Molecule: c-di-GMP-I riboswitch aptamer
Organism: soil metagenome
RNA sequence: AAAAGGCAAACCGUCAGCAAUGGCGGGACGCAAAACCCAGGAUCGCCGUCAGGCGAUGGCCGGGUUGCCGAA
Repeated sequence: AAAAGGCAAACCGUCAGCAAUGGCGGGACGCAAAACCCAGGAUCGCCGUCAGGCGAUGGCCGGGUUGCCGAA
């Protein structure tokens, strides 16, 4: 390469949240780490006395741990 298996973007329904966004069900654009952990960078939301505080995103970058098949 091929094959098997896995995950599941947008969108829709529903629930939670002020929001960012998240859970569940449907659904597949994609993914070999789109598996698990870390919120350092970046971005986003809310509050603010403008010092900062509290949150969100791992399917944006980075770090750590583990890891399927595999022909010529």